[in-house]
């Protein structure tokens, strides 16, 4: 210097709190047992569980994106490939597709993708003061601009040049070999056709319903609205019938009882779980299988705390002794520091915070 793992104060006294259990003279009191984390945090992913929605398929929308594996699942983890960084241990990577299509590429620059020509280089012609000016043509090697300039570099070639030709590298096509695969190694052919950008639209492959324990289930004082029976074989009022009346049939209020409703309150959900620890087997590993063993907070305005004493740990200073080249070790005293944080349905991850201490392996 790199990688990984662990711990993260101890003891005692006094007062206080949540849960369980036992006892008693029982709305309480007392005894005993038990009571936060590596991140309980952020709530960023993925699940279980609950309710709602839902034939099947498609569109839209969102997410993921090298390969193989692990897993209940994942945007996580493991192993590997490739690219970049580091002397190295090792670290980092939004790492599918730019010959499907569309868009964009500021400034500068001749030109930013149908290529093009400012300086320069070369050829021809005209003019003159004889090495310059003007006109025509060739070129893209050199200069210049830019984040990026139309394959790179060297040689041949040429008037000067140019894949114009050749070697090497790159690129494309194809074949062979290795590998499950990403990919790697090699052969042959092509003279180059294809700038960059997908953390631009887009294309391709795969995945995705919503809300969350204040989910939700049960018991149930109270209230509103509702239903049934009685009231109701009486009386009143209305309807049927009817020209009118009577009879008949039927409906109806107060009130009573019951059902139902579900507020307050209570119970469940609630902590035994993809669980921890140990041993053994499989696997490079993530992880998984078997056996044994353990039970480890469950509140509902929310407990897990406060004070004091002693001992630790770390740093600084003073001082004494020992070894002594530097300096180190030991003792005593004083001062300072002793973190981040705190469960609320439960798990698997990620990310972030953290005084200080310890261990293991590796590199220079």
């Nucleotide at each position: 210097g790199c990688a990984g793992a662990u711990c993260g104060g101890a003891u005692g006294a006094u007062c206080g709190c949540g849960g369980g259990u036992c006892g008693c003279u029982a709305u309480g009191c007392g005894g005993c047992c038990u009571g936060a984390g590596g991140a309980a945090a952020g709530u960023c992913c993925g699940a279980g569980c609950u309710c709602c929605a839902c034939a099947g398929g498609g569109c839209a929308g969102g997410g993921u994106g090298c390969u193989g594996g692990a897993u209940a699942a994942c945007g996580u983890c493991c192993a590997g490939g490739c690219a970049g960084g580091g002397u190295a241990a090792c670290c980092u990577g939004a790492c599918g597709g730019a010959a499907a299509g569309u868009g964009c590429c500021a400034c500068a620059g001749a030109a930013a993708a149908u290529a093009u020509a400012c300086c320069g280089c070369c050829c021809c012609g005209a003019c003159c003061u004889c090495g310059g000016u003007c006109g025509g043509g060739g070129u893209a090697a050199g200069g210049g601009u830019g984040a990026a300039a139309a394959g790179g570099c060297g040689a041949g070639g040429u008037a000067a040049g140019a894949g114009c030709u050749c070697a090497c590298c790159g690129c494309g096509a194809u074949c062979c070999a290795g590998g499950u695969g990403a990919c790697u190694g090699g052969g042959u052919c092509g003279g180059c056709a294809c700038g960059g950008u997908a953390a631009a639209c887009c294309c391709c492959a795969c995945c995705c319903g919503g809300a969350g324990c204040a989910a939700g289930a049960c018991c149930a004082a109270a209230u509103a609205g509702g239903g049934a029976a009685g009231g109701a074989g009486a009386g009143g009022u209305g309807a049927c019938c009817c020209g009118c009346c009577u009879c008949g049939u039927u409906a109806u209020a107060a009130c009573u009882u019951c059902c139902g409703g579900g507020u307050a309150g209570g119970u469940c959900g609630c902590u035994u779980g993809a669980g921890g620890u140990g041993c053994g087997g499989g696997g490079c590993a993530a992880c998984u299988c078997g056996c044994a063993u353990c039970c480890c907070a469950g509140a509902c305005a929310g407990a897990u705390g406060a004070u004091c004493a002693u001992c630790g740990g770390a740093g600084a200073g003073a001082u004494a002794g020992c070894u002594u080249u530097g300096a180190g070790c030991u003792g005593u005293c004083u001062c300072u520091c002793u973190a981040c944080a705190g469960a609320a349905c439960u798990c698997g991850g990620c990310u972030u915070a953290c005084a200080g201490a310890u261990c293991u392996g590796c590199u220079u």